[in-house]
Molecule: transfer RNA
Organism: Candidatus Kaiserbacteria bacterium
Parts: sequence; structure tokens; C1' cells
RNA sequence: UCCGCGGUAGCUCAGUGGUAGAGCAGUCGCCUGUUAAGCGAUUGGUCGCAGGUUCGACCCCUGCCCGCGGAG
Repeated sequence: UCCGCGGUAGCUCAGUGGUAGAGCAGUCGCCUGUUAAGCGAUUGGUCGCAGGUUCGACCCCUGCCCGCGGAG
């Protein structure tokens, strides 16, 4: 320098054009003699950055940044 994959909640990851989700963690409650476990509810997001396409973008296109792998 080039190619591929990835970047979404505190963490691990779904979501492939139509209001952003799950598990774990956090908070509150139920249960229990108490804790843990279990159960219920709830909080939490500039979707890496900037443009473009579109009525509408996490999703498609372009450039850039970061991580992993490969080629030279």
C1' cells in the first nucleotide's frame, strides 16, 4: 500500500430500508429466618465519524478513524 471481516446499552451480541432489541450487569420489588439462587418490573443508545441516495438509513453508496486477519 491492497483485500476481507468487524465497530449497536456498562459487557457479550442480534437487528440486511419503515418507532433500535435480547442476555448478563445496575435499580426497585416478590420469595426466603438471612444471603445466594429463582420470579416480576424498570433504568440505560449522537447505532465509530462525515457526506450522499431515499418519502424514510443501524441497514444501500463514498471518504476517513479504530480493531482483527490475510497478501505484497